The prediction has a mean pLDDT of 80. This is a predicted structure of a 157-nucleotide RNA (FMN riboswitch aptamer (RFN element)) from a PVC group bacterium. It matches the Rfam family "FMN riboswitch aptamer (RFN element)". About the family: The RFN element is a highly conserved domain that is found frequently in the 5'-untranslated regions of prokaryotic mRNAs that encode for flavin mononucleotide (FMN) biosynthesis and transport proteins. NCBI's taxonomy places the organism under Bacteria, Pseudomonadati. Of the family's consensus pairs, 97% are formed in the model.

This record gives sequence, C1' cells and structure tokens, in this order.
RNA sequence: ACUGAUCUUCAGGGCUUGGUGAUCCGGACUUCUCCGGAAAUUCCAGACCGGCGGUGUCAGCCCGCGACUCCUUCGCUUCGGCGGGGGACUGAUGCGUUCAAUCCGGCUUUCGGACCAUACGCAGCCGACCGUACAGUCGGGAUGAAAGAAGAUCGCG
Repeated sequence: ACUGAUCUUCAGGGCUUGGUGAUCCGGACUUCUCCGGAAAUUCCAGACCGGCGGUGUCAGCCCGCGACUCCUUCGCUUCGGCGGGGGACUGAUGCGUUCAAUCCGGCUUUCGGACCAUACGCAGCCGACCGUACAGUCGGGAUGAAAGAAGAUCGCG
C1' cells in the first nucleotide's frame, strides 16, 4: 500500500416482596346472608433490568442497526412449510455541576479564554407479539435468529 474468500466460537438482563381480590370451590341456611379456602410476579405500592455499531469523553431515552410484526417479490417443497431480495413499522430526558480532547490568543508562566459529557448529582420517562385477572421482569415462538465481536486458514501486494 492492496485487500477478498472460507470456516470456527461467542453474542439479553431483571421480583414469586407486601396489599387488594375479579373469579372459582366447599360448608351452613326457609330467606336475607354468613364462614372458610384458592386466587394478578399482569392491578396498587415498593424493588429490579437495560442487545449491537457510532458519536469531541464511558449512552435504555443523541444517530443508526438488529430481532418481532406486516406488505411485496423470487426460488425450493415431502405441500407441513422453508429460504433469499426489497419496503413499512420500531419507545423514552430535562435541569445543574465539572470539563478531557480540540480551537483561539499569548509564548514569561503546569498561562488565559471559548466550546464541550455518554462522567457526577437530582428528578423524570420508555420497553414488540401470543397466553393468562390487564405483563419490560412469568410461560411461549427461542437449546431459535441476529446487529455485531473475537479468532483461524487460504489468497493478494
């Protein structure tokens, strides 16, 4: 300085804490009703969690990506479905403090100024689909897939 291919491995975390009790079951009872039990990790309160790449500094909420879901198209099919391409969709932050790098001025000085957070403090907010008493945390698709990360071999100069 050029720079492809093949393969391997890895690649998502978090409450069964307290309260209430829709609903259901059993018993008593002429009726009204009463007693007991089960019962939301989903409701209320509190607690806990945060993929990947980038970004002037270490990011759930700054920019993008992935997965899920949907549309479209192509191929394969044991007709169950599977795979490739394209597209759509895809949530949430403010205030204060400090200020690395960088820039400007100076060149006597560990100088001065500007800008500046993903750090610190405080207070907020967000979290697919299906199941189920309404779910970021339970169960399920998923011992799946993937953004990507690490490495090996070959090739090229």